[in-house]
Context: one part of a larger RNA
RNA sequence: UUGGGCCUAAAGCGUCCGUAGCCGGCUUGACAAGUCUUCUGUUAAAUCCAGCAACCUAAUUGUUGGACUGCGGGAGAUACUGUCAGGCUAGAGAACGGGAGAGGUCGACGGUACUCUCAGGGUAGGAGUGAAAUCCUAUAAUCCUGGGAGGACCACCAGUGGCGUAGGCUGUCGGCUAGAACGUGUCCGACGGUGAGGGACGAAAGCUUGGGGAGCGAACCGGAUUAGAUACCCGGGUAGUCCAAGCUGUAAACUAUGCGGGCUAGGUGUUGACGUGGCUACGUGCCACUUCAGUGCCGCAGGGAAGCCGUUAAGCCCGCCGCCUGGGGAGUACGGUCGCAAGGCUGAAACUU
Repeated sequence: UUGGGCCUAAAGCGUCCGUAGCCGGCUUGACAAGUCUUCUGUUAAAUCCAGCAACCUAAUUGUUGGACUGCGGGAGAUACUGUCAGGCUAGAGAACGGGAGAGGUCGACGGUACUCUCAGGGUAGGAGUGAAAUCCUAUAAUCCUGGGAGGACCACCAGUGGCGUAGGCUGUCGGCUAGAACGUGUCCGACGGUGAGGGACGAAAGCUUGGGGAGCGAACCGGAUUAGAUACCCGGGUAGUCCAAGCUGUAAACUAUGCGGGCUAGGUGUUGACGUGGCUACGUGCCACUUCAGUGCCGCAGGGAAGCCGUUAAGCCCGCCGCCUGGGGAGUACGGUCGCAAGGCUGAAACUU
RNA backbone atom coordinates (compact mmCIF):
# COMPACT_ATOMS: atom_id res chain seq x y z
C1' U A 1 0.00 0.00 0.00
C1' U A 2 -4.53 5.60 -4.60
C1' G A 3 1.90 7.50 -0.83
C1' G A 4 7.17 7.99 -0.82
C1' G A 5 11.56 5.94 -2.43
C1' C A 6 16.16 2.57 -4.44
C1' C A 7 25.24 5.80 -5.27
C1' U A 8 26.54 5.81 0.53
C1' A A 9 20.35 5.37 5.18
C1' A A 10 15.89 -0.56 3.47
C1' A A 11 15.87 -1.06 -1.91
C1' G A 12 18.70 -1.89 -9.46
C1' C A 13 17.85 -8.90 -10.91
C1' G A 14 25.56 -10.68 -12.17
C1' U A 15 24.83 -9.80 -17.66
C1' C A 16 22.39 -10.26 -22.16
C1' C A 17 18.54 -12.42 -25.65
C1' G A 18 13.54 -12.73 -25.86
C1' U A 19 7.44 -14.65 -25.23
C1' A A 20 2.97 -12.37 -23.32
C1' G A 21 1.80 -7.59 -21.70
C1' C A 22 2.56 -2.25 -21.50
C1' C A 23 4.39 1.93 -24.45
C1' G A 24 5.41 3.87 -29.42
C1' G A 25 8.09 8.83 -35.19
C1' C A 26 6.03 12.43 -39.38
C1' U A 27 1.66 12.58 -42.66
C1' U A 28 -3.40 11.78 -45.69
C1' G A 29 -8.18 9.59 -45.83
C1' A A 30 -12.16 6.44 -43.91
C1' C A 31 -14.76 4.44 -39.53
C1' A A 32 -16.59 6.31 -34.86
C1' A A 33 -14.72 1.48 -30.50
C1' G A 34 -12.42 4.63 -26.45
C1' U A 35 -13.41 10.15 -25.64
C1' C A 36 -16.89 14.57 -25.60
C1' U A 37 -22.02 16.98 -26.16
C1' U A 38 -27.28 16.41 -26.08
C1' C A 39 -32.12 13.84 -25.63
C1' U A 40 -34.45 9.68 -23.39
C1' G A 41 -35.44 5.16 -20.23
C1' U A 42 -33.76 3.08 -15.83
C1' U A 43 -30.94 3.51 -11.33
C1' A A 44 -37.23 0.67 -5.22
C1' A A 45 -37.83 2.94 -0.42
C1' A A 46 -34.83 4.70 3.39
C1' U A 47 -30.09 7.52 3.46
C1' C A 48 -27.67 12.61 1.43
C1' C A 49 -28.58 18.11 -0.09
C1' A A 50 -32.10 22.43 -0.59
C1' G A 51 -36.99 24.78 0.22
C1' C A 52 -41.57 24.57 2.90
C1' A A 53 -44.67 22.55 6.88
C1' A A 54 -45.88 20.01 11.83
C1' C A 55 -44.23 19.95 17.14
C1' C A 56 -43.51 26.48 21.89
C1' U A 57 -38.01 25.58 19.77
C1' A A 58 -34.64 21.65 18.72
C1' A A 59 -33.82 16.67 17.88
C1' U A 60 -37.42 14.33 14.98
C1' U A 61 -41.20 13.61 11.32
C1' G A 62 -43.85 14.85 6.82
C1' U A 63 -43.82 16.94 1.93
C1' U A 64 -41.80 19.00 -2.83
C1' G A 65 -37.60 19.26 -5.74
C1' G A 66 -32.60 17.92 -6.54
C1' A A 67 -28.20 15.31 -6.19
C1' C A 68 -25.43 10.72 -6.33
C1' U A 69 -23.39 6.47 -9.13
C1' G A 70 -23.65 3.35 -13.01
C1' C A 71 -26.30 0.79 -17.15
C1' G A 72 -29.38 0.68 -21.87
C1' G A 73 -31.19 3.29 -26.31
C1' G A 74 -31.44 7.57 -30.05
C1' A A 75 -29.00 11.93 -32.35
C1' G A 76 -24.47 14.55 -33.12
C1' A A 77 -18.75 16.12 -32.75
C1' U A 78 -13.80 14.01 -34.61
C1' A A 79 -8.66 17.17 -31.81
C1' C A 80 -6.40 12.94 -29.23
C1' U A 81 -6.14 7.23 -28.59
C1' G A 82 -7.74 3.03 -31.50
C1' U A 83 -8.85 0.09 -36.19
C1' C A 84 -8.41 -0.19 -41.56
C1' A A 85 -6.22 1.71 -46.21
C1' G A 86 -2.19 4.82 -48.33
C1' G A 87 2.33 7.94 -48.26
C1' C A 88 7.23 9.70 -45.86
C1' U A 89 12.43 9.32 -43.70
C1' A A 90 14.78 12.20 -38.84
C1' G A 91 14.10 6.06 -35.20
C1' A A 92 15.59 0.81 -36.21
C1' G A 93 17.85 -2.39 -39.77
C1' A A 94 20.70 -3.55 -44.33
C1' A A 95 24.57 -2.66 -48.08
C1' C A 96 29.30 -0.79 -49.52
C1' G A 97 34.30 1.44 -48.05
C1' G A 98 39.02 2.10 -45.68
C1' G A 99 40.85 1.87 -40.74
C1' A A 100 41.34 0.43 -34.81
C1' G A 101 41.38 -3.34 -30.98
C1' A A 102 44.73 -8.37 -24.79
C1' G A 103 36.83 -9.71 -28.48
C1' G A 104 36.15 -15.40 -28.95
C1' U A 105 38.07 -20.24 -30.43
C1' C A 106 41.68 -23.87 -32.37
C1' G A 107 46.69 -24.90 -33.67
C1' A A 108 51.97 -24.10 -34.20
C1' C A 109 56.31 -21.77 -32.41
C1' G A 110 59.29 -18.92 -28.81
C1' G A 111 61.39 -16.52 -24.23
C1' U A 112 63.39 -15.52 -19.22
C1' A A 113 63.10 -17.49 -14.54
C1' C A 114 62.33 -21.85 -11.54
C1' U A 115 62.83 -27.05 -9.83
C1' C A 116 64.98 -31.70 -10.78
C1' U A 117 68.91 -34.37 -13.14
C1' C A 118 73.89 -35.57 -15.53
C1' A A 119 79.10 -34.04 -16.22
C1' G A 120 83.12 -30.78 -14.78
C1' G A 121 85.28 -27.04 -11.31
C1' G A 122 85.48 -25.97 -6.10
C1' U A 123 85.34 -26.45 -0.14
C1' A A 124 82.72 -25.86 4.56
C1' G A 125 79.24 -24.19 5.29
C1' G A 126 74.18 -23.00 3.37
C1' A A 127 69.29 -21.41 4.35
C1' G A 128 66.32 -18.42 7.50
C1' U A 129 65.02 -14.27 11.20
C1' G A 130 63.62 -8.84 15.04
C1' A A 131 66.78 -12.63 17.18
C1' A A 132 66.72 -17.81 16.58
C1' A A 133 65.61 -22.75 15.78
C1' U A 134 63.46 -26.69 13.01
C1' C A 135 65.69 -27.73 7.92
C1' C A 136 69.76 -28.90 3.92
C1' U A 137 75.09 -30.37 3.79
C1' A A 138 81.31 -34.48 4.30
C1' U A 139 76.87 -40.29 0.39
C1' A A 140 80.28 -33.09 -1.01
C1' A A 141 75.62 -28.91 -0.17
C1' U A 142 75.51 -23.44 -1.13
C1' C A 143 78.49 -21.24 -5.39
C1' C A 144 80.51 -21.28 -10.84
C1' U A 145 80.39 -23.60 -16.09
C1' G A 146 78.06 -26.78 -19.71
C1' G A 147 74.21 -30.57 -21.32
C1' G A 148 69.25 -32.69 -20.56
C1' A A 149 64.04 -33.07 -18.63
C1' G A 150 59.52 -30.88 -16.83
C1' G A 151 55.40 -27.87 -15.67
C1' A A 152 53.56 -23.14 -15.06
C1' C A 153 53.94 -18.13 -16.56
C1' C A 154 54.39 -14.29 -20.40
C1' A A 155 59.16 -8.87 -17.74
C1' C A 156 60.08 -4.35 -20.84
C1' C A 157 56.33 -2.35 -24.54
C1' A A 158 51.97 -0.69 -20.74
C1' G A 159 49.06 4.04 -20.82
C1' U A 160 42.49 6.62 -15.10
C1' G A 161 45.29 2.95 -23.07
C1' G A 162 42.17 -0.77 -25.98
C1' C A 163 38.31 -4.78 -26.73
C1' G A 164 33.98 -7.39 -24.80
C1' U A 165 26.66 -7.63 -22.79
C1' A A 166 28.63 -8.92 -18.13
C1' G A 167 32.03 -12.47 -16.08
C1' G A 168 36.48 -11.22 -18.35
C1' C A 169 40.68 -10.69 -22.13
C1' U A 170 48.00 -9.39 -22.65
C1' G A 171 54.70 -13.67 -25.55
C1' U A 172 54.79 -14.34 -31.31
C1' C A 173 52.52 -16.17 -35.78
C1' G A 174 48.60 -18.51 -38.48
C1' G A 175 43.41 -20.70 -39.48
C1' C A 176 38.21 -20.06 -38.38
C1' U A 177 34.84 -16.46 -36.27
C1' A A 178 31.83 -12.23 -33.71
C1' G A 179 30.78 -7.21 -32.54
C1' A A 180 31.37 -1.89 -32.30
C1' A A 181 32.99 3.12 -34.19
C1' C A 182 33.65 6.25 -38.50
C1' G A 183 32.37 7.56 -43.78
C1' U A 184 28.38 7.31 -47.98
C1' G A 185 21.93 12.45 -51.68
C1' U A 186 23.03 3.63 -51.65
C1' C A 187 18.65 0.23 -50.08
C1' C A 188 14.40 -0.72 -46.78
C1' G A 189 10.29 2.04 -44.74
C1' A A 190 8.42 2.32 -37.93
C1' C A 191 10.23 -3.18 -39.11
C1' G A 192 10.88 0.15 -32.63
C1' G A 193 11.53 0.49 -26.68
C1' U A 194 11.03 -2.39 -22.35
C1' G A 195 10.36 -7.12 -20.88
C1' A A 196 6.41 -10.87 -16.07
C1' G A 197 7.32 -16.08 -17.19
C1' G A 198 11.37 -18.52 -20.26
C1' G A 199 16.40 -19.22 -22.39
C1' A A 200 21.75 -18.45 -22.85
C1' C A 201 26.34 -16.81 -20.81
C1' G A 202 28.47 -16.27 -16.07
C1' A A 203 35.31 -14.82 -11.61
C1' A A 204 37.23 -17.63 -7.70
C1' A A 205 36.38 -21.72 -4.74
C1' G A 206 34.01 -26.53 -4.91
C1' C A 207 32.30 -31.49 -7.24
C1' U A 208 32.74 -36.00 -11.10
C1' U A 209 35.94 -38.82 -14.67
C1' G A 210 40.74 -39.04 -16.90
C1' G A 211 45.53 -36.71 -17.47
C1' G A 212 49.43 -33.44 -15.45
C1' G A 213 52.16 -31.65 -11.27
C1' A A 214 57.80 -27.08 -11.78
C1' G A 215 56.59 -23.09 -8.52
C1' C A 216 53.03 -21.56 -5.04
C1' G A 217 50.15 -23.62 -1.34
C1' A A 218 44.15 -24.29 2.37
C1' A A 219 44.44 -28.83 5.55
C1' C A 220 48.38 -31.10 8.09
C1' C A 221 53.58 -31.80 10.56
C1' G A 222 57.57 -29.39 12.75
C1' G A 223 60.53 -24.66 14.67
C1' A A 224 59.83 -20.02 17.01
C1' U A 225 56.85 -16.07 19.52
C1' U A 226 53.54 -15.98 23.70
C1' A A 227 50.53 -16.37 29.95
C1' G A 228 48.42 -19.43 25.99
C1' A A 229 49.19 -19.06 20.09
C1' U A 230 44.52 -24.28 17.20
C1' A A 231 47.56 -17.28 14.43
C1' C A 232 50.83 -13.48 12.55
C1' C A 233 57.19 -15.10 11.40
C1' C A 234 60.36 -19.61 9.74
C1' G A 235 61.23 -24.96 7.59
C1' G A 236 58.38 -28.73 5.14
C1' G A 237 53.76 -30.03 2.71
C1' U A 238 48.49 -32.86 0.61
C1' A A 239 44.17 -31.26 -2.00
C1' G A 240 44.07 -27.38 -5.26
C1' U A 241 46.18 -24.12 -8.73
C1' C A 242 47.27 -26.42 -15.03
C1' C A 243 44.74 -29.55 -19.36
C1' A A 244 40.20 -32.28 -21.59
C1' A A 245 35.00 -33.35 -20.88
C1' G A 246 30.81 -32.54 -17.63
C1' C A 247 28.41 -30.23 -13.20
C1' U A 248 27.81 -26.10 -9.80
C1' G A 249 25.41 -20.73 -10.67
C1' U A 250 27.42 -17.81 -6.52
C1' A A 251 30.89 -12.71 -5.31
C1' A A 252 32.10 -5.76 -2.28
C1' A A 253 29.40 -10.28 -9.96
C1' C A 254 30.63 -2.38 -7.64
C1' U A 255 30.09 2.92 -11.27
C1' A A 256 27.43 -0.38 -4.39
C1' U A 257 24.17 4.08 -9.79
C1' G A 258 18.38 -1.08 -14.46
C1' C A 259 17.47 -0.43 -19.91
C1' G A 260 15.99 2.92 -24.05
C1' G A 261 14.95 8.02 -25.89
C1' G A 262 14.80 13.51 -25.78
C1' C A 263 16.39 18.27 -23.60
C1' U A 264 19.90 21.48 -20.48
C1' A A 265 27.01 26.39 -20.12
C1' G A 266 31.76 25.39 -20.75
C1' G A 267 37.20 24.11 -20.04
C1' U A 268 41.13 20.48 -20.39
C1' G A 269 43.60 15.46 -21.32
C1' U A 270 43.36 10.90 -24.04
C1' U A 271 41.74 6.59 -27.83
C1' G A 272 39.53 5.45 -32.83
C1' A A 273 37.58 7.23 -37.59
C1' C A 274 36.34 10.95 -41.54
C1' G A 275 37.49 15.80 -43.35
C1' U A 276 40.41 20.64 -43.92
C1' G A 277 45.13 23.24 -43.61
C1' G A 278 50.49 23.19 -42.72
C1' C A 279 55.31 20.51 -42.33
C1' U A 280 57.80 16.37 -44.49
C1' A A 281 63.81 12.59 -43.68
C1' C A 282 57.25 10.89 -48.59
C1' G A 283 56.41 6.46 -43.88
C1' U A 284 50.40 3.05 -41.81
C1' G A 285 54.99 9.98 -40.47
C1' C A 286 54.48 14.86 -37.47
C1' C A 287 51.54 19.43 -36.02
C1' A A 288 46.92 22.43 -35.76
C1' C A 289 41.60 22.69 -36.34
C1' U A 290 36.42 20.71 -37.23
C1' U A 291 32.70 16.66 -36.88
C1' C A 292 31.23 11.87 -34.88
C1' A A 293 31.99 7.77 -31.35
C1' G A 294 34.44 6.20 -26.74
C1' U A 295 37.26 7.06 -22.10
C1' G A 296 39.20 10.45 -17.75
C1' C A 297 39.59 15.09 -14.86
C1' C A 298 37.57 20.05 -13.51
C1' G A 299 33.23 22.80 -13.45
C1' C A 300 28.00 26.69 -14.61
C1' A A 301 22.87 26.15 -13.97
C1' G A 302 20.23 22.63 -11.46
C1' G A 303 20.00 18.65 -7.88
C1' G A 304 21.37 16.51 -3.06
C1' A A 305 20.92 15.45 4.19
C1' A A 306 25.74 15.98 3.00
C1' G A 307 29.87 13.55 0.72
C1' C A 308 29.26 14.82 -3.92
C1' C A 309 26.71 14.34 -9.08
C1' G A 310 27.03 17.69 -12.96
C1' U A 311 25.92 16.34 -21.75
C1' U A 312 29.36 9.22 -19.44
C1' A A 313 23.76 13.24 -14.31
C1' A A 314 22.56 11.60 -8.92
C1' G A 315 19.73 17.93 -13.50
C1' C A 316 14.64 18.52 -16.49
C1' C A 317 11.03 14.94 -18.82
C1' C A 318 8.78 10.24 -21.28
C1' G A 319 8.24 4.59 -21.71
C1' C A 320 8.91 -0.28 -19.57
C1' C A 321 10.88 -3.75 -15.96
C1' G A 322 13.01 -5.12 -11.07
C1' C A 323 13.15 -3.97 -5.94
C1' C A 324 12.26 -1.48 -0.66
C1' U A 325 8.71 -0.45 3.70
C1' G A 326 12.37 -0.35 11.67
C1' G A 327 16.37 -3.72 14.16
C1' G A 328 16.94 -8.85 15.65
C1' G A 329 14.79 -13.73 14.89
C1' A A 330 16.70 -14.89 9.25
C1' G A 331 18.32 -15.25 4.05
C1' U A 332 16.79 -19.20 9.17
C1' A A 333 12.34 -22.97 9.45
C1' C A 334 8.67 -25.46 6.58
C1' G A 335 7.05 -26.68 1.72
C1' G A 336 8.30 -26.63 -3.44
C1' U A 337 12.10 -26.87 -7.06
C1' C A 338 17.22 -27.45 -9.14
C1' G A 339 22.02 -30.08 -7.84
C1' C A 340 26.23 -36.15 -7.49
C1' A A 341 27.24 -33.42 -3.16
C1' A A 342 28.47 -28.84 -1.13
C1' G A 343 24.54 -26.11 -1.61
C1' G A 344 21.42 -22.63 -4.92
C1' C A 345 16.51 -20.29 -5.96
C1' U A 346 11.84 -19.20 -3.68
C1' G A 347 11.03 -17.66 1.50
C1' A A 348 7.74 -17.02 6.58
C1' A A 349 6.05 -16.91 11.75
C1' A A 350 6.12 -17.08 17.04
C1' C A 351 9.01 -14.31 20.13
C1' U A 352 11.95 -9.97 21.20
C1' U A 353 13.25 -4.82 20.94